This is a predicted complex of two RNAs, RNase P RNA and transfer RNA, with 465 nucleotides together. Rfam match: Bacterial RNase P class A. It is annotated as a ribozyme. Model confidence (mean pLDDT): 78 of 100.

RNA sequence: CCUGGAGAUCGGAUGGUCGCUUGGGGGCUUUAUGCUUCCUAAGAGGAAAGUCCGGGCUCCUUGGAAGAAGGGUGCUGGAUAACGUCCAGCGGGAGCAAUCCUAGGGAAAGUGCCACAGAAAGUAAACCGCCGGUGUCAUACCGGUAAGGGUGAAAGGGUGCGGUAAGAGCGCACCGCGCUUCCCGUGAGGGAAGUGGCAGGGUAAACCCCACCCGGAGCAAGACCAAGUAGGAGCGGCGUCUUGGGGCCUUCGGGCCCACAAGAAGGUGGCUUCCGCACCGCCGCUUGGGUAGGUCGCUUGAGGGUGUUGGUAACAACACUCCUAGAUGAAUGGCCAUCCAUGACGCUUUGCGUCAGGACAGAACCCGGCUUAUAGAUCUCCAGGCAUU
RNA sequence: GCUGCCAUAGCUCCAGCGGUAGAGCGCACCCUUGGUAAGGGUGAGGUCGCGUGUUCGAAUCACGCUGGCAGCACCA
Numbered sequence: 001c002c003u004g005g006a007g008a009u010c011g012g013a014u015g016g017u018c019g020c021u022u023g024g025g026g027g028c029u030u031u032a033u034g035c036u037u038c039c040u041a042a043g044a045g046g047a048a049a050g051u052c053c054g055g056g057c058u059c060c061u062u063g064g065a066a067g068a069a070g071g072g073u074g075c076u077g078g079a080u081a082a083c084g085u086c087c088a089g090c091g092g093g094a095g096c097a098a099u100c101c102u103a104g105g106g107a108a109a110g111u112g113c114c115a116c117a118g119a120a121a122g123u124a125a126a127c128c129g130c131c132g133g134u135g136u137c138a139u140a141c142c143g144g145u146a147a148g149g150g151u152g153a154a155a156g157g158g159u160g161c162g163g164u165a166a167g168a169g170c171g172c173a174c175c176g177c178g179c180u181u182c183c184c185g186u187g188a189g190g191g192a193a194g195u196g197g198c199a200g201g202g203u204a205a206a207c208c209c210c211a212c213c214c215g216g217a218g219c220a221a222g223a224c225c226a227a228g229u230a231g232g233a234g235c236g237g238c239g240u241c242u243u244g245g246g247g248c249c250u251u252c253g254g255g256c257c258c259a260c261a262a263g264a265a266g267g268u269g270g271c272u273u274c275c276g277c278a279c280c281g282c283c284g285c286u287u288g289g290g291u292a293g294g295u296c297g298c299u300u301g302a303g304g305g306u307g308u309u310g311g312u313a314a315c316a317a318c319a320c321u322c323c324u325a326g327a328u329g330a331a332u333g334g335c336c337a338u339c340c341a342u343g344a345c346g347c348u349u350u351g352c353g354u355c356a357g358g359a360c361a362g363a364a365c366c367c368g369g370c371u372u373a374u375a376g377a378u379c380u381c382c383a384g385g386c387a388u389u
Numbered sequence: 390g391c392u393g394c395c396a397u398a399g400c401u402c403c404a405g406c407g408g409u410a411g412a413g414c415g416c417a418c419c420c421u422u423g424g425u426a427a428g429g430g431u432g433a434g435g436u437c438g439c440g441u442g443u444u445c446g447a448a449u450c451a452c453g454c455u456g457g458c459a460g461c462a463c464c465a
Stems, first nucleotide, its partner, number of pairs: 001385010012339007020043007027035002045360001049371002052369005057218004063275005070214005075089005090104001091102004105209002110207002112203003127149002129145006157175006176198001177196008222296004232287007240264005245258005266280004289464003303322008340358001342356006390461007399414004408445001416432005438454005
C1' cells in the first nucleotide's frame, strides 16, 4: 500500500432573528385552574420505528394448595428484576487466516409422511447382472448372492486384502459407529484402553414424548371532579327444598314450568376442585340514552458520566458527580450569515468561482433487549498478500 | 396509542393442514350470422405480497419485512 475481518464513536457546527411547548419568577385583572403581556431556563433518537420478547405499574377474586387445557423455551455453565437477551465455553459447518454461522433435547415409547422414478422407501427387496442346479434348438423354471448396473434427495457402514461356485463383517487391517472401564473437566464434552462385528434411513420449524417456564388485560390500564339522562329495555348462563302467587296441560286424581315473593340450608363470581375473599342474586351479550370538559397517573429512573475494586467476560459493589422533553390535533420549527462534508457546471486546473443541497427518520406511561431502516465521517485492533529497509 | 385479521390469474373468489394450483367474469382465436350481440369450442395468462431458513422438495412450516382492512373513549 492492497484485500479482508472485529469493535467503538459521531451523524452537520457557530451566531443572529422571528415563533411554538413546558417549568420558574414578575405584571395585569373579575384574585383563578385566567391573560393577544414581560424576563429567564429547558426542549427528540440511535433507532423515538416494527410492537417481536421480557419486566415495572394499574385493574380484574394480583390470594394459598392441587390439577386440566393452551402457549412458549430447548447443548453446557454463568449474568440479570426478567427474557426467546447477553457473556464464556462444548459439538458441528465455512474460510489459508483473522474470524463468522449454528431453533443444537429425544427418531431405540408410539403414530404419520417420504410424491415421481424404481424390483424394493423400511423389523427390507431379486429388475438387469453373477453363480449353481433342472430342462431346452432357443426361450424358460428353481435356488443362492446386495460385490457390479439402473432409479432416486435417500437403497441396511467405507477402503483394501483374504475368502468363496458367485458373494457377503464371512475373516482380518485402518477409518467410522455403538457399548464398557479409566483419566481430565462444575458441566456440555474431550482423551486413552478394551470390546461388539454393524442391529433400528430421513423427517419432531409433522403429531408427539421428556425437562423447565407462563393467570388475563393493557395508560383508550386506572383514580377523582364537573356536566348530562329513560339511574332504562331485551336475551342468555348458573339453584336445592318448603310455602305462597302466576302460567300451561288434564282422564279432574294430579302433573309440568317461572331468579315473581318469603324462609332455610346457601347461592353467584377464576378453566376445575378445596380453603380464603367479595356480593346478596351474580355474570355475559345486544340495544336505547347522555357527555365529547378538566385534574392526577406523567416522568428521578433496575437513570447517565468518571474512577477504584472483584470477575476471562456479561456484570456486580463502592465513592464522587449530573438532572436531561412531557405535548393531547398533539410543541421541539422557519429565515439569514459564516464554516464543514457532498454533488453538478465553468475557468486562468496542487486551485478558484457559481449553483444545488444535508441519510434513516419525529417522543406519547416507563425501562431491559431483539429486529428492521440509515447518505456520510472518524478512531482502534487483527489476519493474509505485495513492495522497501 | 393499543389489539386483531388479510394478501392466490387483469377483477371477484375456491380448494389444498409438504409432492409443483383451479372456477366465474374479462382477453385472443375459431365456428355460427349478410353483419353484430347472444351461444358453442380452443387457448393464453400465476415471482401463490417480499426475503431468509427447515426439508430431498415450501403456496403450505418457522422467523423477519411490506402493503391493506377492521375494532377499542367515558357515564349510568